[in-house]
RNA sequence: CGAAUCCUUCGGGGUCGGGUGAAAAUCCCAGCCGGCGGUAAUGAACAUGACGUUCCGAGCCCGCGACGGGGAAGCAGUGCCACGCACGUUUCCCCCUGAUUUGGUGUAACUCCAAAGCCGACAGUUAAAGUCUGGAUGGGAGAAGGAUGUA
Numbered sequence: 001c002g003a004a005u006c007c008u009u010c011g012g013g014g015u016c017g018g019g020u021g022a023a024a025a026u027c028c029c030a031g032c033c034g035g036c037g038g039u040a041a042u043g044a045a046c047a048u049g050a051c052g053u054u055c056c057g058a059g060c061c062c063g064c065g066a067c068g069g070g071g072a073a074g075c076a077g078u079g080c081c082a083c084g085c086a087c088g089u090u091u092c093c094c095c096c097u098g099a100u101u102u103g104g105u106g107u108a109a110c111u112c113c114a115a116a117g118c119c120g121a122c123a124g125u126u127a128a129a130g131u132c133u134g135g136a137u138g139g140g141a142g143a144a145g146g147a148u149g150u151a
Base pairs, nucleotide, nucleotide: 004148005147006146007145008144009143010142015030017029018028019027031131032130033120034119035064036063037062038061043055044054045053046052059118060117068095069094070093071092072091073090074089075088077087078086079085080084100116101115102114103113104112122134123133124132
């Protein structure tokens, strides 16, 4: 340094202002926000004789997570008279899973610069929600650090 196993910690932001109305943080005008990994040319830092190294850099390019739907196996518990079924729970698998163009520079950009656009789970609500409330003090892509033993 690499691979393996385990442990710890961390791991999502946002309605200002106005209109209508009996009622809207949900509609209309307008404002605001952008998880994780990859790719990547400005830029920054470091370094060599030279090649370089590190950091930052995409909501809409690729993949993942979350929500939702379905299935398999295991587990102890609860309910039912019971075979067993249902509920619960753990692990795994499958499905579903939004949205970008134009111009500029250049060898090279859907990532840079400029402009104009577009998108955003489920349940709830005096009225339709990316932004409010809730499941969620949950789960989680992953990030950082540490331990063990092996080569």
Molecule: FMN riboswitch aptamer (RFN element)
Organism: Halobacillus locisalis